This is a predicted structure of a 117-nucleotide RNA (SAM riboswitch aptamer (S box leader)) from a Flavobacteriaceae bacterium. It was read from a public genome assembly, where an Rfam model found it.
[in-house]
RNA sequence: AUGUUAUCAAGAAAGGCGGAGGGAUUAGACCCUAUGAAACCUUAGCAACCCUUUAUUUGUAAAGAAGGUGCUAAAUUCUACUUAAGCUGUUUAAUAACAGAUUUAGAUAGAUAACCA
Repeated sequence: AUGUUAUCAAGAAAGGCGGAGGGAUUAGACCCUAUGAAACCUUAGCAACCCUUUAUUUGUAAAGAAGGUGCUAAAUUCUACUUAAGCUGUUUAAUAACAGAUUUAGAUAGAUAACCA
C1' cells in the first nucleotide's frame, strides 16, 4: 500500500518566507486569492483518536492536556449513483410513462485516527 473499526453540518490564526494559483480526483456549479494562492518554517489555538486520572454494572461515563497524530474559509463547499416522498410540466381515453427541480435515507469516492501486516 491493502484490509478492519470509528468519526466527518461543532470548534480553532497570526507572523515569516514565497510569488500564482487553490478548494483530493473527473465533469459541472459556486467560492477563495496580488488587501498575496500553493508549498515550507515559527508561534499560538481547536479538538480529544491514541494517551493520563477517577468511577464503573467492564458496556462505558466524567475530568485533563504533558506526549504521538490530526485540524484551524464555506457540510468532506455543493451536485453526480441508488431508493423513497410529495410538487411542477409534457404525453395518454385511462391506467400510466417521461422530464425537471426539491427533500429524505443510503451507496461509491475521499479525509483523519487506532489496529493489522